[in-house]
């Protein structure tokens, strides 16, 4: 610091997902010891049981214990002090609560420093007795008595009221210094020193109250408030105050977000982070709340009080049914909830609180132990050494590697744990829970002590086997459908390590909310457009002030915490001391450069005036003239309209056409143009008038008056709406008519509503330059609208200058694309807007609108993607060039017939297997009666029919022939024959038979694991490479571009120069010479025969060998002086003369595991081997390739003439015979230029005369003959006889362009025998191509693409069918807050106060005071209507979103087959169609 994921790549945006660190953590596997911290995050749910706040006899009385008679102790009361601390929680509170700074109108026990004082009285009442009620709680009368309880009187100040005087001045309710008159105090105990009391002043510390600032989200919460804002009198508090009241006035808060509405205790910290941030507030510290739930007040210095009352309420317990009693959010702990969180411990020894003169006593505060790997931090689980690289696993190419110096073995150590043994600091004088703990010291012994997760990329780490889209992973991408580095599992190997992994959560990565640090033309983003409130932002000089701004000081910012140095635990965590820092606030001073602000000027920004000009800008009124319908009348007669082509419509009741007249309504041809005008929608005949904005010019005036613009007011296409109008053409709806499988559509014939005009609304578009307005800056060129200026000067031209459209194009910006002074450049200012796709511009709510509908505007769920420029390919019912027996032009055939052969499907024991659109189907298979043979019946064999090589026993060896069971494989009998070496031994090699243990064997499976070799596209002309060059990049150039070829052939030109693999050439053949060499070949000249038979000969043919020959070389005309074309000549042969071999990169996971190789896999008395029969040959049927033919171009009979290429010893066979044939017989020649096969046929002469025939020849009968062990199932052939279909072949479809099609036969291969196939070879031998419009296949260039498995692509809605969430919903059921209104507990306030009473006065009535008890306003729970709001349910119901192959079309993507899309209106099973306006995407 990055990475992975969208594409066939690529660059970009954007999302998701990862690596890091953390935590009060839970879970799963696993766990040796220390040490130091933490340990209900949930139900503020509800508690059993203990404990958690008491002390004081030096205040007091009184009871009891005890006494050594000095006391000393217990006990419940009365009083004192304390109980308001500490402890726990985070419920609730969005506030002056909390943070931080500040203030002034307070109060303060205990504590300290000072003065002063402390005098002398009286009544009482707890306990305690006496007598009652009650189940208990608890309580009633009556008497006895004490105090530091209680109450009067005396006295007092710098104390309080009340009234006054005199000084002083930051003029505050103020500071000092007075008078006067009224009130306010006290307790005492005791060991005789001291503790108390009281009352004043001050201090410390505590505390109340206020102020500035700073502290979540939601505007789908936009207005709120009636003690409300302020005044004034009262009142009240310790204190200022509407804090309360009376009365006055109407304020008060709020877009800088009030009010509501939902969360939430806040801070120092904490965790991330380079930082700014963001997240958080558990422990330990500061502050606030609260104490079952609500309300109240009392006591007190302090409380509206967790372990205090008092009342309501709900729980929950005791009851005698009459009443009581309680509040763990204090320690432990229980149940509950929940993934999830400890012990009913010890001690007050230390710190610390509370009473106490103190001794103490009390303390679940707190020091401590226990339980939890919950976390940090350290420590072991052994060290050396050891190679036969030990055995074991595991892999293996069988050779070895590998675990692994690891182990074992030797040779050492003893940290931790254990055992024994000292033994602490914490304790300054006493006390030590902790604890026989820390530490030490000694024994013993490698002894007791390793585990988890991963190993496809990201991401360190790879193999074997299982499993076979199962079973399972999985944090993204994804893996798994028979060779899984992804699963499970075993080896290995990698990461951590007393833990590891996993969820969950924070922050990072995240520049994905962009302040630091981001965008808005096409990716998501600029508001349809003005005008203008707030705000925000603003020229140029001078001069004042200091609020922003800098700089100096003070203060404060707790402490811990983090950092930094240091120290202390054996280090570490972890703790201690001291710096530093705490980037905030608050005061004071000092500065003036920038902003600000005041004062003052100034003109360049901005405006006003004058003068000119240019325009479909506006708004009203008036006129115009072509056209289209329409009427009316003429002429005039059979159609007319309309379309791909039609029909519906019109027309013989006179239509279209024409020719005149008249009527109406919209719209303005030409001009007209990238032209012009307007903020924007938009604006187009001509005149008149009202009117707005803009340019140029030229002075002059004002003097920043300026730019943006939230809210808000106006404009705003078509469409649509409401009222009256108007209606010619057009023309959603709708009717017909037509296309179609369908046609609710495109097209055609009507057509209503609407276009029009008034007036009103509506307020959207692709309202687009998909680009907001303003100002400045920074190459140029060319052009056109206006207007000025200057030059020649007649016009016209030129120069220049301002201000509009527009083309190009530097820099620069961009992801490319592209933009480029009219910027998407560089910069300011100020709006608006976005932050993955889908759900969604949708639900709800709110607002507008008559309504359509506008505007604001979610989430739940889903998905990994969704987009954007450009690439290279496919593809298109886009474009252009070009070829091909691609079509056309023609022969000739296939589909029909019958039979052959292949194949499907059927049958079948078994009909083996494979091939399947062209590129399967007379194909493997160049040949299935047995064998082939793989398939089915059945018999039969197991180291094996063949190969390799070992053991061990045996035997001595091989080869033939006869017979005998068996269907045969097999398996007996017999006969004859017979290995080597030697030591001479069955000793040795070797063979054969036995048994073994290796291993063979498989035509099983997978051609989607392979290799070879083959088909196709295609003999099409292409298909790549180096090195430069452009491009961020994929890639482009080159290879495109003019020509031209069969051809990327070849020349030109060119940022491209070469190259290679393919074209072509080289190879074979055939066509013409020459030439060498003549046997088996040939004969021209000689001789000769029946015959080139012979003798000669080698000219000729021919053979086969080497040469020549064609090269656009020549000519002439195009042509770029090319490259080549076209025509001549010559030549056998002309432009590649004809034919073949020869197939580029790659395409079809094309075909073949049954040709052969070969991974893997399964088979191993069988899926191997053998053998006999059978099958592969079936047969309703369909289809493919052939053959014969339907006939006179022909049969049939006669004749008998000419090839060419091959074949032949297991062989081809001649002459003769023989037989009507097949064919027997025979065996001359030939191992072949020599014999043989061989007869070539088409041909020509005659017959037949158009018939199912003298066509055809299938079908069957009888009979023979070959091959083979053997024709039955299942072979050829012959003869006689039989004599079917079938008279030219629908839709559709095949081959061929010259020795070719046709059409004739002739040979070979496999092969005992079998061919209509199949491979070859001659004979005779045609027609046709105008041309590239169409069809089909390719090549090149281009476009467009939403395709990339690429058009057999990819995709959209409806319905149907499962599951999620959600939305409406009659209602229902709760929270919650609110208005009236009734009620009115405790309480404190106000009143009465006739009952009642000890303290004081007077004394006797009685007075002052009090009590109880009544009343009254106020208030809590509670009722009762009624409204907000918010949450569960909820028949039905919308719509959405997921899902593997459902159903029905084909809208979209290519001109997608009607170009598509936005708005808007109707229609329609759907997707859509159709109108109108607008776009270019």
């Nucleotide at each position: 610091a990055g990475a992975g994921u969208u594409u066939g790549a690529u660059c970009c945006u954007g999302g998701c997902u990862c690596a890091g660190a953390a935590c009060g953590a839970a879970c799963g596997c696993u766990g040796g010891c220390g040490g130091c911290a933490g340990g209900c995050u949930u139900a503020a749910c509800a508690c059993a049981u203990g404990c958690a706040a008491g002390u004081c006899g030096a205040a007091c009385g009184c009871g009891c214990u005890u006494u050594u008679c000095g006391g000393a102790g217990c006990g419940a009361g009365u009083g004192g002090c304390g109980c308001a601390c500490g402890g726990g929680u985070g419920a609730g509170u969005a506030a002056c609560g909390c943070g931080u700074g500040g203030g002034a109108a307070c109060c303060u026990g205990u504590c300290c420093u000072u003065g002063a004082g402390u005098g002398g009285g009286g009544a009482a009442u707890a306990a305690c007795c006496u007598u009652g009620g009650g189940a208990a709680a608890c309580u009633g009368a009556g008497g006895c008595u004490a105090a530091u309880a209680c109450c009067g009187c005396a006295u007092a100040c710098u104390c309080c009221c009340u009234u006054u005087g005199g000084u002083u001045g930051u003029a505050g309710u103020g500071g000092c210094c007075g008078a006067a008159g009224g009130g306010g105090a006290a307790a005492g105990a005791u060991u005789u020193a001291u503790c108390g009391c009281u009352c004043a002043a001050g201090g410390a510390g505590g505390g109340g109250c206020u102020c500035g600032c700073g502290u979540c989200a939601g505007a789908u919460u936009a207005g709120g408030u009636u003690g409300u804002u302020g005044g004034u009198g009262g009142g009240g508090u310790a204190a200022a105050g509407g804090c309360c009241u009376a009365c006055c006035a109407a304020g008060c808060c709020u877009g800088c977000g009030a009010u509501c509405u939902g969360u939430a205790g806040c801070c120092g910290g904490u965790c991330u982070g380079a930082g700014a941030g963001g997240a958080u507030g558990g422990u330990c510290g500061g502050c606030c709340a609260c104490a079952c739930u609500g309300g109240a007040a009392c006591u007190g210095a302090g409380a509206c009080a967790c372990g205090g009352u008092c009342c309501a309420g709900a729980c929950u317990c005791c009851u005698a049914c009459g009443g009581g009693a309680g509040g763990c959010a204090g320690c432990a702990g229980u149940g509950g909830g929940g993934a999830a969180u400890c012990u009913u411990g010890g001690a007050c020894a230390a710190u610390g609180g509370g009473c106490g003169c103190a001794a103490g006593c009390c303390u679940g505060a707190u020091c401590c132990a226990g339980c939890c790997a919950u976390g940090c931090c350290g420590c072991g689980u052994g060290a050396g050494u050891g190679a036969a690289g030990a055995a074991g696993g595991c892999c293996u190419u069988c050779g070895g590697g590998u675990u692994g110096u690891a182990a074992a073995g030797c040779u050492c150590u003893u940290u931790c744990a254990g055992c024994g043994g000292a033994g602490a600091c914490g304790a300054u004088g006493a006390u030590g829970a902790c604890g026989g703990u820390a530490u030490c010291c000694g024994c013993a012994g490698a002894a007791g002590a390793a585990g988890c997760c991963c190993c496809g990329g990201c991401u360190a780490a790879c193999u074997u086997c299982g499993u076979g889209c199962c079973a399972g992973c999985a944090g993204c991408c994804g893996c798994g459908g028979u060779a899984a580095u992804a699963c499970g599992a075993a080896g290995g190997g990698g990461g951590c390590u007393a833990g590891c992994g996993u969820u969950g959560u924070u922050c990072g990565g995240a520049a994905u909310u962009a302040c630091u640090g981001g965008g808005c033309g096409u990716a998501a983003a600029g508001g349809g457009c003005g005008c203008g409130u707030a705000g925000g932002u603003g020229g140029c000089g001078u001069u004042g002030c200091a609020a922003g701004c800098g700089g100096g000081u003070g203060g404060u910012g707790a402490a811990a915490u983090c950092c930094c140095u240091g120290g202390g635990c054996u280090c570490a965590a972890c703790c201690c001391a001291g710096g530093a820092a705490u980037u905030g606030c608050c005061a004071u001073c000092c500065g003036a450069a920038c902003u600000g602000u005041g004062g003052u000027g100034c003109u360049c920004g901005a405006g006003u005036u004058c003068g000119g000009a240019a325009g479909a800008g506006g708004g009203u009124a008036a006129c115009g003239g072509a056209a289209u319908u329409c009427c009316c009348a003429g002429u005039g007669g059979a159609g007319a309209g309309g379309u791909g082509g039609a029909a519906u419509u019109c027309g013989u009741a006179g239509a279209g056409a024409u020719u005149g007249g008249g009527a109406a309504g919209a719209a303005c041809a030409c001009c007209a143009g990238a032209a012009g005008c307007g903020a924007a929608g938009g604006c187009g005949g001509u005149u008149a008038u009202c009117u707005g904005g803009u340019c140029c010019g030229a002075a002059a005036c004002u003097g920043a008056c300026a730019c943006u613009g939230a809210u808000g007011c106006g404009c705003g296409a078509a469409a649509g709406c409401g009222u009256g109008g108007g209606u010619a053409g057009c023309g959603a709806a709708c009717a017909g008519g037509a296309u179609u499988a369908g046609a609710u559509a495109c097209c055609c014939u009507g057509g209503u509503a609407g276009u029009c005009c008034a007036c009103g609304c509506u307020g959207u578009a692709a309202a687009c330059g998909a680009u907001g307005u303003g100002u400045g800056c920074c190459a140029g060129c060319c052009u056109u609208g206006g207007g000025g200026a200057g030059a020649u000067g007649u016009a016209a031209u030129c120069u220049u200058u301002c201000u509009g459209g527009g083309g190009c194009g530097c820099a620069g910006c961009u992801a490319a694309c592209g933009c480029g002074u009219u910027a998407a450049g560089c910069a300011c200012a100020c709006c608006g807007c976005c932050u993955g796709g889908g759900g969604a511009g949708u639900a709800c709510g709110g607002u507008c609108g008559c309504a359509a509908g506008g505007c604001u505007a979610a989430a739940a769920c889903u998905c990994a993607a969704a987009g954007g420029a450009a690439u290279u390919g496919a593809c298109g019912g886009g474009g252009g060039c070009c070829c091909g027996c691609a079509c056309a032009a023609g022969c000739g055939g296939u589909g029909g017939a019958g039979c052959a052969u292949g194949u499907g499907g059927u049958u079948u024991a078994a009909u083996u297997c494979g091939a399947u659109g062209c590129u399967a189907c007379g194909c493997g298979a160049a040949g299935a009666a047995c064998c082939u043979u793989a398939c089915c019946a059945g018999c039969u064999u197991u180291u094996g029919a063949a190969g390799u090589a070992c053991c061990a026993g045996g035997u001595u060896u091989u080869g033939g022939g006869g017979u005998g069971a068996g269907a045969g494989a097999u398996u007996g009998c017999u006969c004859c024959u017979u290995c080597a070496g030697c030591u001479a031994g069955g000793c040795u090699g070797g063979g054969c038979c036995u048994g073994g243990a290796a291993c063979a064997g498989g035509u099983g499976c997978u051609g989607c694991a392979u290799g070879g070799c083959u088909g196709u596209c295609g003999u099409c002309a292409g298909c790549u490479c180096g090195u430069g060059u452009c491009g961020u990049g994929a890639g482009a150039u080159g290879u495109u571009g003019g020509g031209u070829u069969a051809a990327g052939u070849c020349c030109c030109g060119c940022a491209a120069c070469g190259a290679g693999c393919g074209c072509a050439a080289c190879c074979c053949u055939u066509g013409u010479c020459c030439u060498u060499a003549g046997u088996u070949g040939c004969c021209a000249u000689c001789a000769u025969u029946g015959a080139g038979u012979u003798g000669g000969g080698c000219a000729c043919u021919c053979u086969a060998g080497g040469g020549a020959g064609a090269c656009u070389g020549u000519c002439g005309g195009c042509g770029u002086c090319a490259a080549g074309c076209c025509g001549g000549a010559g030549g056998a042969a002309g432009g590649c003369g004809g034919g073949g071999a020869u197939g580029a990169c790659g395409u079809c996971a094309a075909g073949u595991c049954c040709u052969c190789a070969u991974g893997g896999c399964c088979u191993u008395u069988a899926u191997g081997g053998g053998c006999u029969g059978g099958g592969c040959u079936a047969c309703a049927c369909a289809c493919g390739u052939g053959c014969u033919a339907c006939a006179a171009u022909g049969g049939u009979g006669g004749u008998g003439a000419c090839a060419g290429a091959g074949g032949g010893u297991u062989g081809c066979a001649a002459a003769g015979g023989g037989g009507u044939g097949a064919c027997c017989u025979g065996g001359a020649g030939c191992g072949a230029a020599u014999c043989c096969u061989a007869a070539a046929a088409a041909g020509c002469c005659a017959u037949c005369u158009u018939a199912g025939u003298u066509c055809g020849g299938a079908u069957u009968g009888c009979a023979c003959u070959c091959u083979g062990c053997a024709a039955c199932u299942c072979g050829g052939g012959u003869g006689c006889a039989u004599g079917a279909a079938g008279u030219u072949g629908g839709a559709a479809u095949c081959g061929c362009u010259a020795g070719u099609a046709a059409u004739c036969g002739c040979g070979g291969a496999u092969c005992a025998g079998c061919a209509u196939g199949c491979c070859g070879c001659g004979g005779u031998g045609a027609a046709u191509a105008c041309g590239u419009u169409c069809u089909c296949g390719g090549g090149c260039c281009u476009u467009g693409u939403a395709c990339a498995c690429a058009c057999c692509g990819c995709c959209c809605g409806u319905c149907a069918c499962a599951c999620c969430a959600u939305g409406g919903g009659a209602g229902u059921u709760g929270g919650u807050u609110u208005u009236a209104c009734c009620u009115g507990a405790a309480g404190g306030c106000g009143g009465c106060g006739a009952g009642c009473c000890a303290a004081c006065c007077a004394u006797u009535u009685g007075g002052a005071g009090g009590c109880a008890g009544c009343c009254g306003a106020c208030c809590a729970c509670g009722g009762u209507a009624g409204g907000g709001u918010u949450a569960g349910c909820g028949a039905c119901u919308g719509g959405g979103g997921u899902g593997a192959a459902g159903u029905c079309g084909u809208a979209a993507c290519a001109a997608g087959g009607u170009a598509g899309c936005c708005g808007u209106a109707g229609g329609g099973g759907a997707a859509c169609c159709u109108g109108u306006g607008g776009c270019u995407g």
Molecule: small-subunit ribosomal RNA
Organism: uncultured Alphaproteobacteria bacterium